Model confidence (mean pLDDT): 86 of 100. A computed fold for a 522-nucleotide part of an RNA from a freshwater metagenome, annotated as small-subunit ribosomal RNA, 5' domain. The RNAcentral record of the full RNA draws on SILVA.

[in-house]
Context: one part of a larger RNA
RNA sequence: GAUUGAACGCUGGUGGCAUGCUUAACACAUGCAAGUCGAACGGAGUCAUUAGUAGCUUGCUACUGAUGAUCGAGUGGCGGACGGGUGAGUAAUACAUAGGAAUCUGCCCUUUAGCGGGGGACAACUUAGGGAAACUUAAGCUAAUACCGCAUAAUAUCCACGGAUCAAAGCUGGCGAAAGCUGGCGCUAAAGGAUGAGCCUAUGUCGGAUUAGCUAGUUGGUGGGGUAAAGGCCUACCAAGGCGACGAUCCGUAGCUGUUCUGAGAGGAAGAUCAGCCACACUGGGACUGAGACACGGCCCAGACUCCUACGGGAGGCAGCAGUGGGGAAUAUUGGACAAUGGGGGCAACCCUGAUCCAGCAAUGCCACGUGUGUGAAGAAGGCCUGAGGGUUGUAAAGCACUUUUGUUGGGGAGGAAGUUGAUUAGGUUAAGAGCUAAAUCAAUUGACGUUACCCAAAGAAAAAGCACCGGCUAACUCUGUGCCAGCAGCCGCGGUAAUACAGAGGGUGCGAGCGUUAAUC
Numbered sequence: 001g002a003u004u005g006a007a008c009g010c011u012g013g014u015g016g017c018a019u020g021c022u023u024a025a026c027a028c029a030u031g032c033a034a035g036u037c038g039a040a041c042g043g044a045g046u047c048a049u050u051a052g053u054a055g056c057u058u059g060c061u062a063c064u065g066a067u068g069a070u071c072g073a074g075u076g077g078c079g080g081a082c083g084g085g086u087g088a089g090u091a092a093u094a095c096a097u098a099g100g101a102a103u104c105u106g107c108c109c110u111u112u113a114g115c116g117g118g119g120g121a122c123a124a125c126u127u128a129g130g131g132a133a134a135c136u137u138a139a140g141c142u143a144a145u146a147c148c149g150c151a152u153a154a155u156a157u158c159c160a161c162g163g164a165u166c167a168a169a170g171c172u173g174g175c176g177a178a179a180g181c182u183g184g185c186g187c188u189a190a191a192g193g194a195u196g197a198g199c200c201u202a203u204g205u206c207g208g209a210u211u212a213g214c215u216a217g218u219u220g221g222u223g224g225g226g227u228a229a230a231g232g233c234c235u236a237c238c239a240a241g242g243c244g245a246c247g248a249u250c251c252g253u254a255g256c257u258g259u260u261c262u263g264a265g266a267g268g269a270a271g272a273u274c275a276g277c278c279a280c281a282c283u284g285g286g287a288c289u290g291a292g293a294c295a296c297g298g299c300c301c302a303g304a305c306u307c308c309u310a311c312g313g314g315a316g317g318c319a320g321c322a323g324u325g326g327g328g329a330a331u332a333u334u335g336g337a338c339a340a341u342g343g344g345g346g347c348a349a350c351c352c353u354g355a356u357c358c359a360g361c362a363a364u365g366c367c368a369c370g371u372g373u374g375u376g377a378a379g380a381a382g383g384c385c386u387g388a389g390g391g392u393u394g395u396a397a398a399g400c401a402c403u404u405u406u407g408u409u410g411g412g413g414a415g416g417a418a419g420u421u422g423a424u425u426a427g428g429u430u431a432a433g434a435g436c437u438a439a440a441u442c443a444a445u446u447g448a449c450g451u452u453a454c455c456c457a458a459a460g461a462a463a464a465a466g467c468a469c470c471g472g473c474u475a476a477c478u479c480u481g482u483g484c485c486a487g488c489a490g491c492c493g494c495g496g497u498a499a500u501a502c503a504g505a506g507g508g509u510g511c512g513a514g515c516g517u518u519a520a521u522c
Stems, first nucleotide, its partner, number of pairs: 001522004006518005013369006019362002021327001026325003030322003035078003040075002043071002047068010085280003094205007103197002108193008116150001118148002125140006156165003170185006206252003213243003218240008255277004259270004282303005305316004333359001335358003341355001342353004372402004382393004406463001408458005416449001419445007427437003466511005471492003477506005487494002
């Protein structure tokens, strides 16, 4: 000098864009953060509409029934493996780069073929219990895209090449009197793709030798097992190997990278925000389900802690967003909205979304703007200095003439909106003018931010300057007080009666909504 996720002191006008627990991976009150589908299913607790009956307060009460662009609870499907957080662990099971072969992949895309015919349950519900609660037991009834056989069976699997084995589910729109026809969404098997994931190899990735030897599933082979998959991954037997001064092992420290800071570069330091990967989810262990987890807001066991209890037993996990206590020099609101972007579910309308978009707080940083402009010498008054003449503050002020950025007040006012719904038209599908569908036109409608940005008008210099320094380094000097005292100080050093170095004042220098100090890096 540059820089910072900074803090502290003094001071503080506005806007834009960023950033904001670096410490206790400490403990957490409260609310929200993952649901959705009635076009899979039986249903109907609630709601709405409607019909009937009864009661009367004469338009609401009860009961019964029906309907639904309705739906609590339940069965079932998909999603809760994404998104969000944190950096404890990890020095290699990670990351970065470059390769590889022995793999899986829901939803999505392309292609081929199929969706026939049956069965038995279990919830909900009803009844009867147990329990303080959490919850739970028994009996009975019932549906399905839940579950299980049968049939069919190849480009799938196995094979001794003869053969053998393996699947499925329906729901819904339209036409029709019906038979039937037709569209959409689905389901099953198989092949390919895309995407995602698992695995292997090489090289590189902090310090310590006051850590020199380490290793028995250890290194390799054979048989077997296991996995989606290669493999001591596991196991039995056999052999005795494997690693190491090119630093094994051990100890300490640490998430890695793109990048960031600095520097002319070479380097050095860092790894906040943003992006990629990894690991973790109170601590330790385990599996289940599933395409995918050994699963932050799932399950089981153990432990510590907290809470409830009728003492028999139960409940919980903010390193999600806010917020609280604690720790600390130190770090924000228990805000708004799904309008946009994206995600989950759904045919869709739509629902959910503390992701996200916004707003709030903070000079924490960067950038921009303002705090007036012109004129004005009697060089006013006052202050300070003085050699007492004057000098300086100083065109500075006052005065006069203007302007109105920002701010205040009042009006106007984009864009972020793409979509969605309805109607019409011709096209595709189709037997069809139906339904569905992509396109065009018209109409209606969707904005949290928001009192938006921006524009216009009004009044009025009005509402807006400080901080550090002035001995040398280093730009900037005098007076008074003090008297090795009080004090200053980054280094040299100042102060013991004329201190440009302490304290105050006047003046000056530097930067400026900031300025200094401290800490840290180059």